[in-house]
RNA sequence: GGGGGUAUGGCUCAGGGGUAGAGCAUUUGACUGCAGAUCAAGAGGUCCCCGGCCCGAAUCCGGGUGCCCCCU
Numbered sequence: 001g002g003g004g005g006u007a008u009g010g011c012u013c014a015g016g017g018g019u020a021g022a023g024c025a026u027u028u029g030a031c032u033g034c035a036g037a038u039c040a041a042g043a044g045g046u047c048c049c050c051g052g053c054c055c056g057a058a059u060c061c062g063g064g065u066g067c068c069c070c071c072u
Stems, first nucleotide, its partner, number of pairs: 001071007010024004018055001026042005048064005
């Protein structure tokens, strides 16, 4: 220098046009002598950034940035 992949709650990941979910973690309550385990309830992300297409974009398109892989 060229090509490909990837970016979503604190962490690991789903969701691939109709407005975002799970597990773990966390908070509160129940249980317990205290804690753990278990059960119940809650809080937490406008989806890396900018622009475009669309009635509607996390999702499609273009550009940028970070990370990973391949080629030279």
The RNA shown here (transfer RNA) has 72 nucleotides and comes from Macaca mulatta.
It matches the Rfam family "tRNA". About the family: Transfer RNA (tRNA) molecules are approximately 80 nucleotides in length.
NCBI's taxonomy places the organism under Eukaryota, Eumetazoa, Craniata, Simiiformes, Macaca.